[in-house]
Context: one part of a larger RNA
RNA sequence: CCAGAGUUCCCCAAUGGGAAGCGAAGACCCUAUGGAGCUUUACUGCAGUUUACCGUUGGGUUGUGGGGCCAGAUGUACAGCGUAGGUAGGAGGUGUCGACACCCUGUCGCCAGGCAGGGUCGAGCCGUCAAUGGGACACUACCCAUCUGGAACCGCAGCUCUAACUCCGAGAGGAAAACAUCGGUAGAUAGGCAGUUUGGCUGGGGCGGCACGCCCCUGAAAAGAUAUCAGGGGUGCCCAAAGGUCGGCUCAAGCGGGUCAGAAAUCCGCUGUAGAGUGCAAAGGCAAAAGCCGGCCUCACGGCGUCCUUCAUGGCAACGGACGCCGGGACGAAAGUCGGGCUUAGCGAACCUCUGUACCUCCACAAUGGGGGUCAGAGAUGACAGAAAAGCUACCCUAGGGAUAACAGAGUUGUCUUCGGCAAGAGCCCAUAUCGACCCGAAGGCUUGCUACAUCGACGUCGGCUCUCUCCAUCCUGGCCGUGCAGCAUCGGCCAAGGGUGAGGUUGUUCGCCUAUUAAAGGAGAUCGUGAGCUGGGUUUAGACCGUCGUGAGACAGGUCGGUUGCUAUCUAUUGGGGA
Numbered sequence: 001c002c003a004g005a006g007u008u009c010c011c012c013a014a015u016g017g018g019a020a021g022c023g024a025a026g027a028c029c030c031u032a033u034g035g036a037g038c039u040u041u042a043c044u045g046c047a048g049u050u051u052a053c054c055g056u057u058g059g060g061u062u063g064u065g066g067g068g069c070c071a072g073a074u075g076u077a078c079a080g081c082g083u084a085g086g087u088a089g090g091a092g093g094u095g096u097c098g099a100c101a102c103c104c105u106g107u108c109g110c111c112a113g114g115c116a117g118g119g120u121c122g123a124g125c126c127g128u129c130a131a132u133g134g135g136a137c138a139c140u141a142c143c144c145a146u147c148u149g150g151a152a153c154c155g156c157a158g159c160u161c162u163a164a165c166u167c168c169g170a171g172a173g174g175a176a177a178a179c180a181u182c183g184g185u186a187g188a189u190a191g192g193c194a195g196u197u198u199g200g201c202u203g204g205g206g207c208g209g210c211a212c213g214c215c216c217c218u219g220a221a222a223a224g225a226u227a228u229c230a231g232g233g234g235u236g237c238c239c240a241a242a243g244g245u246c247g248g249c250u251c252a253a254g255c256g257g258g259u260c261a262g263a264a265a266u267c268c269g270c271u272g273u274a275g276a277g278u279g280c281a282a283a284g285g286c287a288a289a290a291g292c293c294g295g296c297c298u299c300a301c302g303g304c305g306u307c308c309u310u311c312a313u314g315g316c317a318a319c320g321g322a323c324g325c326c327g328g329g330a331c332g333a334a335a336g337u338c339g340g341g342c343u344u345a346g347c348g349a350a351c352c353u354c355u356g357u358a359c360c361u362c363c364a365c366a367a368u369g370g371g372g373g374u375c376a377g378a379g380a381u382g383a384c385a386g387a388a389a390a391g392c393u394a395c396c397c398u399a400g401g402g403a404u405a406a407c408a409g410a411g412u413u414g415u416c417u418u419c420g421g422c423a424a425g426a427g428c429c430c431a432u433a434u435c436g437a438c439c440c441g442a443a444g445g446c447u448u449g450c451u452a453c454a455u456c457g458a459c460g461u462c463g464g465c466u467c468u469c470u471c472c473a474u475c476c477u478g479g480c481c482g483u484g485c486a487g488c489a490u491c492g493g494c495c496a497a498g499g500g501u502g503a504g505g506u507u508g509u510u511c512g513c514c515u516a517u518u519a520a521a522g523g524a525g526a527u528c529g530u531g532a533g534c535u536g537g538g539u540u541u542a543g544a545c546c547g548u549c550g551u552g553a554g555a556c557a558g559g560u561c562g563g564u565u566g567c568u569a570u571c572u573a574u575u576g577g578g579g580a
Base pairs, nucleotide, nucleotide: 008580009579010578011577012576013575014574015573017572018571019570021567022566029401030400031399032398034397035396036393037392038391039390042196043195044194045193046192048189049188050187051186052185053184054183055182058161059160060159061158062157063156064155065154066153069150070149071148072147073146074145075144085143086142087141088140089139092126093125094124101120102119103118104117105116106115107114108113166175167174168173199212200210201209208229213235214234215233216232217231218230236384237279238341239340243297244296245295246294247293248292249291251275253271254270255269256268257267277286278285280346282344283343284342301327302326303325304324305323306322307321308320329338330337331336352379353378354377355376356375358374359373360372361371362370363369408455409453410451411450412449414448416444417443418442419441420440421439425435426434462537463535464534465533467529468526469525470524471523472522475500476499477498478495479494480493481492482491503515504514505513506512543561544560545559546558547556548555549554
C1' cells in the first nucleotide's frame, strides 16, 4: 500500500417486535336507598267515559205510592151477664133537639155480635155494687195497631202544552222541548296520562337458600367475649290443668312365682342411683322430687320500686327474668309456699281504630248526646328497633369499582396428561416378550375447575393467513437392547431435537370425520405467539324473521339474514445503504 473481517459513533431509507404504544375517566360486569325510556291484573293519583241528584227548569192532566194532620170506625186467650187494646182522671153521664124496646136496610165479623141510616113508640137508660191479676164504650184526655173518608204536601210513571234552553232558516217560521246542553256534588271505571316504588345477605351478580327475630350443643383455643351460604337440631305453640298449695308414692330393667296369657296384658316377691319420667329441640338439672297419684283452690293477682339480661369490656327499646314493699287472697295444724308451667325459645315501637260500671276537660248551667285527652286492654309490622310499593331495557345514560365477574396473567392442581412403586391376574406352563386390577407416590402446567392477587381514567376477544424462535414426553430418518426375534413385517425399551413432518373434501371452526398419497403425514410453548401485520367467517350493539317463554315491555351458551376494524413511527429493536 491492497483485500477481507470486527468494534464504536453519525446520517439516510425501510419494517412494525417492544414501549402491558397513541386515541376514549370500559359500552361488558357489579355497586348507587343515581337517572331516563317503555310495560302491566305494582302503588297512588289525574284527564276521559258513565250513572244518580241539584241548578239552568215552567204550565196542565191521569194513574200510583209515602209520611204526618183532621173526622169516624174496629181491637173476642181463660174465667166472666159479654168482642175488656193500653195508661191516667173519675162519681157521675145521657135523654121530649126523643131514652128503652120492636121492625127494615147497609156494612164488618172470630157467626156471638158490633157500628151506621130510616120507621113505630113516648120516659127512662148506663155506671158505682157481686165474680176478675186489671173495671166500665158511664164520661173525659193521651197513646198503640188496623181500616174508611177528607184537605194539603212530597215523590214515581205516563201523556200533553209552550215560553225558557238547543237546532234549522236571511227572515217569516219550523223542529224538538223542560229532555238535551252547560255548571256543581257523589259513586263506578280509567297505563290515555303522571309521579314513584320494585329490600338485604351473597366466595361477582342472577336463580336457589335464609345463615334476616329467637333457643340448645359443637366450632370456641379449661374466665368472659368470638366469624363463615361452618356442623347437628329446634321455635312463632300448647295446657282451666300439664297452674297454686297440702298430703301420699317411686321409676326403667332383670330374676323367681302365678288360670286362660304366648317374647310383651294384669298379680305377688326380690334386686334395682335412675339405666325411667319431665307437654315439645338440645344442654344443664331433678328420687320421702322438679317424676307419679289424690284433696281443696285460682298467686296464670291490683299498685309501686330496684337490679340483671337484651347490649362482655361504650350508649340503646320492646321482650324476658330475679328480688323487695303496699293491698287483697289460695292452700297448710304450722313453719311457710304461691306474681303460671324443672330452667334456658314460643315475640313487636309510634300513628290509627275499637273496648272499659277507671278518670280529666270542652259544647253557659241541668239532662241526654257529642268532641278532645289520661290510664289500661285488644288489633301488626316474620325484611321481626317496624317505608304504604311490580317489571323490561340489545335504544340506553351518569357516577364509580379491579372493594366485584367475563379474556389473558399469577397462585393452586381436585380434574387432565405423562411417569413410577407394589404385583393379584391374563399370557398352554411362566407376574414382568406383551397386557396388567386394587392400593400408593411423583412430575408437567397443554384441559377443566377453584381463588379474586394485578389490570374496569380499557393490555382489542375465537379461528384462519403470514413469519420467527424454543422444548422433547420422538411420527420419520440415525445408533443400540429385549422378544412369545428363523426371514419379511411387527411389539416393547434406551440414546438422539440435525433435518423433515405435505395435499384435498366438509364445517366460522380449534378439534374431529373422511379421501388419495407419503419415509413420516409427532405433540407442545412463545399474553390459548402473532389485528399500530392482514382477514372478519364465528361470537358480542343498534334492523328483522322463526320457535319457545312472558298479560306485556321484552327474553333465550336456541336458530336465521344484515352489520364502519382508526393512528403521518418520538424512543427502542431489526433490515438495507452511506460516512468517520
This is a predicted structure of a 580-nucleotide part of an RNA (large-subunit ribosomal RNA, domain V) from Methanonatronarchaeum thermophilum.
Its mean pLDDT, the model's own confidence on a scale to 100, is 82.
NCBI's taxonomy places the organism under Archaea, Methanobacteriati, Methanonatronarchaeia, Methanonatronarchaeaceae, Methanonatronarchaeum.